Molecule: Glycine riboswitch aptamer
Organism: Paenibacillus lutimineralis
RNA sequence: CAGGACUCUGGAGAGACUCCGUCAAUGGAGCACCGAAGGGGCAAUACGCGCGCAGGCAGGGCAACCCAUGAACCGCCGCGUUAAAACUCUCAGGUAAAAGGACAGGGAUUGC
Numbered sequence: 001c002a003g004g005a006c007u008c009u010g011g012a013g014a015g016a017c018u019c020c021g022u023c024a025a026u027g028g029a030g031c032a033c034c035g036a037a038g039g040g041g042c043a044a045u046a047c048g049c050g051c052g053c054a055g056g057c058a059g060g061g062c063a064a065c066c067c068a069u070g071a072a073c074c075g076c077c078g079c080g081u082u083a084a085a086a087c088u089c090u091c092a093g094g095u096a097a098a099a100g101g102a103c104a105g106g107g108a109u110u111g112c
Base pairs, nucleotide, nucleotide: 003110004109006107007106008105009104010103015031017030018029019028020027032095033094034093038091039089040088041087046081047080048079049078050077052076053075055074056073059067060066
């Protein structure tokens, strides 16, 4: 430095929904929505495996879309593993205000 915790500023989306009870919040039932706390999922790539594939190179051949080689190199295919997000899911959370809020900027601190 990265990263961590603290603090200040900014910070979106979606029903102050219906019924019961309550002033409201919280509680119960129901329908409709949001994605930016948190959480889950996936790519290229990379690695490993394969009695896999003759497309390339090397080899043979006058030549051919020919022969031969899957042992090696490149490539292809299949299986497995690793792997991101503001993508996606909508579990959680949220759908007036307040609170919260990914992320961004500032402050000071820890850390080497």